Notes: This is a predicted structure of a 250-nucleotide part of an RNA (large-subunit ribosomal RNA, domain VI) from a marine sediment metagenome. The RNAcentral record of the full RNA draws on MGnify. Its Rfam family is "Bacterial large subunit ribosomal RNA". The prediction has a mean pLDDT of 86.
Context: one part of a larger RNA
């Protein structure tokens, strides 16, 4: 900017993509078939392997949020506690969230028109002949089917809804994100942060009492501390404005 009333929703599908592999076992059956050695076609069914998708409940990795542990040095006057710096100082472990080796799923079935090939009927040619007219089967291939994208498909499609309608600036945020844009929300509100509770991580916290010269042990203690996950709860901030726009009406 275009679809020639305007918004705002919810679709059709012209068209383009994406997938399209393929082993091995068992059953049929030691059957056909074969002299024997051997050994099937059809048709069923079971596990796989590359490959693609989504996901993270399992199996882990990773977690520079956490939680402990442990050295050196500095600091908080000292002891104890704590805290800065040493790659996150090292190390053990680890929620969410990202992941693969993990976990689930994909090719499918059917249709239609053919290719090699293979029949029907059937003449020119009294026979014969799948072929001249005609009519059929027949492929991992070809149009469908499966899954995504798609009305700028300018042949610009359809429905439904609105009558003061829509949208933005702006601000809270976010399994969205480089911006942008896309989503959730803006007090009539749980959107995000606090606060309370809790999956779930760590592994018994400080203090004090008892024990032991003492390191330390042990009792309060399955503690403390956290908790990006999941509820609650309006305590903070999403205040107030403002702009575009499209009807009508003056």
């Nucleotide at each position: 900017c275009g679809u020639u009333a305007a918004g705002c929703g919810u679709u059709u599908g012209a068209g383009g993509g994406a997938a399209g592999u393929u082993g091995a076992c068992c059953c049929u059956a030691g059957u056909a078939c074969g002299a024997g050695a051997g050994g099937a076609u059809c048709g069923g069914g079971u596990u796989g392997a590359a490959c693609g998708a989504a996901c993270c409940u399992c199996u882990g990795g990773u977690c520079u949020a956490c939680u402990g542990g442990c050295u050196u040095u500095g600091g908080u006057a000292c002891c104890a506690a704590c805290u800065g710096a040493a790659u996150c100082g090292c190390c053990a472990g680890g929620u969410a969230g990202c992941u693969a080796a993990g976990u689930u799923c994909g090719g499918a079935c059917g249709g239609g028109a053919u290719a090699a090939g293979u029949g029907c009927u059937g003449a020119a040619a009294g026979c014969a002949u799948a072929u001249a007219a005609g009519c059929g089967c027949g492929a991992a291939g070809c149009c469908u089917c499966u899954c995504c994208c798609a009305a700028g498909a300018u042949u610009a499609g359809a429905c439904g809804c609105u009558a003061u309608g829509g949208a933005u600036u702006c601000c809270u945020g976010g399994a969205a994100g480089a911006c942008u844009a896309c989503c959730a929300g803006g007090u009539u509100g749980a959107u995000a942060g606090g606060c309370u509770c809790u999956a779930g991580g760590u592994g018994u916290a400080a203090g004090u009492g008892c024990a032991g010269u003492a390191a330390u042990g042990u009792a309060u203690u399955u503690a403390g501390c956290c908790g990006a996950g999941g509820a609650g709860u309006a305590c903070u901030a999403a205040u107030a404005a403002a702009u575009c726009u499209a009807u009508u009406u003056g």